This is a predicted structure of a 490-nucleotide part of an RNA (small-subunit ribosomal RNA, 3' major domain) from Trefusia sp. LCL1. Rfam family: Eukaryotic small subunit ribosomal RNA. On this family, see Yusupov et al., Science 2001: "Crystal structure of the ribosome at 5.5 A resolution". RNAcentral holds the full RNA, with entries from ENA and SILVA.
Context: one part of a larger RNA
């Protein structure tokens, strides 16, 4: 200097607590992960910072495991057999999971491509992340970091980098042996809000009439028309504008600022980036990034076929559906928002779906539109919301586990891809000790799209809908910064 204290004294955080919400831990299930089994159950990872994490939803494949089979995609170099033939390749039958001529019988093809040996490569999801890179996470969501020149001291070093006010802020004021600066923060970018100002719009709407359907409660209401072609509130997105603690008031050495109030569409939307040093933190399983090791033809390369990763006495972690009446069935009515979507580099395979019909239903048949503000789609989503049943019963609550039967996707569905109908009806009546998240359109509840993806979501990332309580403080518990002070260490 740091590092530590169960020392002091300030600060600060819903990965601390308070005052609360929702839980989770109890049950059933899905799913990681141990452990058992197992031919194999292929590996990583392991307090925060491993366990719905490898974007890891694995019927092939993916695949690295397992138990079998071909194949060489052993470049080049040398030497060696070798055109009197170095090798290639294959019909039946035998064998074989197989229409692998793999191997054997049998003969027939083929020609210097190969074959044998030696050096030399080359692939490897093989092994080392404790040899690496480049990415990622953590220390660290905090206010933190560093050198020029003076000072200070033998020097390590120190002091700028601070008693104090003040900020989310090493934010600023100030004070100052410092001065004058640099990255961090902030500012920046994106998003959400406003805009009757602009700029437009047959892929958006608004008006007007005109025609045509309907509907009769006669006013003309509804709904179609690529008929005008006016106009841009609505939408939609270009360029701007708007918010600066600006205005008033209070506190405050009347400085930095904090608190109220008003006018306003906002008087902290919400992410995104993000230093300096560092971990022997993760990854060679993301790479034609990569040292060395190891293996290379009986292969750890590389294609086939089958299993496995899904296995179950049992222990943890994320989740999901409940234990009902503020529900549950059945009927009605009734509002979103973000997306996606069929031709591609290649594998010639098929992507959202309207209508119409059959079918209880998954679904199927037949016929459109859309390579998309044009169609699906006015996305007529779910809770909610309105009648009716049920009536405290393990009940019509809950829907595990089974049986039978149907489509469906796939070359394949058995260890049941999904889903659909009948039956069957288990735990569980609100979960110990522990413990997680959270402060406003937030938490819950609720559903709806991407993402994998031929099929499969209880995962993820997103998106609207309905919409609560509690604080708006604290250092007491976790833990962090700064100061000082002590110890004993490197």
């Nucleotide at each position: 200097u740091g590092a530590c204290g169960g020392a002091a004294g300030g600060g600060c955080a819903c990965c601390a607590c308070c005052a609360g919400g929702a839980g989770u831990g109890g049950a059933g299930c899905c799913u990681g992960c141990g452990g058992c089994u197992u031919a194999a159950u292929u590996u990583g990872a392991c307090u925060c910072a491993a366990c719905g994490c490898g974007g890891g939803g694995a019927a092939a494949c993916u695949c690295a495991c397992c138990c079998g089979g071909c194949c060489c995609g052993g470049a080049c170099a040398c030497c060696g057999u070798a055109a009197g033939g170095a090798u290639u390749g294959a019909c039946a039958g035998a064998u074989u999971g197989a229409g692998a001529g793999c191997u054997c019988u049998u003969u027939c093809u083929u020609g210097a491509u190969u074959c044998g040996g030696u050096g030399g490569g080359u692939g490897g999801u093989g092994g080392u992340g404790c040899a690496u890179g480049g990415c990622c996470g953590u220390u660290c969501u905090u206010a933190g970091u560093u050198g020029g020149u003076g000072g200070a001291g033998u020097g390590a070093u120190u002091u700028g980098u601070c008693u104090g006010g003040u900020u989310a802020a090493u934010u600023c004021c100030g004070a100052u042996a410092a001065c004058g600066a640099a990255c961090g923060a902030g500012a920046c970018u994106c998003u959400a809000g406003c805009c009757u100002a602009u700029u437009a719009a047959a892929u958006a709407g608004u008006c007007g009439g005109c025609a045509g359907a309907u509907g009769c409660u006669u006013c003309u209401g509804u709904c179609u028309g690529a008929c005008g072609u006016a106009c841009u509130u609505c939408u939609u997105a270009g360029a701007g504008g708007g918010a600066c603690a600006g205005a008033g008031g209070g506190c405050u050495u009347c400085u930095a600022g904090c608190c109220c109030u008003a006018c306003g569409a906002g008087a902290u939307u919400g992410a995104g980036c993000a230093a300096u040093a560092a971990c022997a933190g993760g990854u060679c399983u993301g790479u034609g990034a990569u040292g060395c090791c190891c293996u290379u033809a009986g292969a750890u390369g590389u294609c086939c076929g089958g299993g496995g990763c899904c296995g179950c006495a049992c222990g943890c972690g994320c989740g999901c559906u409940a234990c009902a009446c503020u529900g549950a069935a059945g009927g009605a009515a009734u509002c979103a928002a973000c997306g996606u979507g069929u031709u591609u580099c290649g594998c010639u395979a098929u992507c959202c779906u309207g209508c119409u019909c059959u079918g209880a239903a998954a679904u199927g048949a037949g016929u459109g539109g859309g390579u998309a503000a044009c169609c699906c789609g006015u996305u007529g989503a779910a809770a909610c919301u309105c009648c009716u049943u049920c009536g405290u019963g393990a009940u019509u609550g809950g829907g595990a586990c089974a049986g039978g039967g149907g489509c469906u996707u796939g070359u394949a569905a058995u260890u049941a891809u999904u889903c659909c109908c009948c039956u069957u009806g288990a735990a569980c009546g609100a979960g110990g000790a522990a413990u997680u998240c959270c402060u406003a359109g937030u938490a819950a509840g609720c559903g709806c799209g991407g993402g994998u993806c031929a099929a499969c979501a209880u995962c993820u990332c997103g998106u609207g809908u309905u919409g609560a309580u509690u604080a708006c403080g604290u250092c007491c518990c976790u833990g962090c910064c700064c100061u000082u002070u002590g110890u004993a260490c490197a």

NCBI's taxonomy places the organism under Eukaryota, Bilateria, Enoplea, Trefusiidae, Trefusia. Model confidence (mean pLDDT): 80 of 100.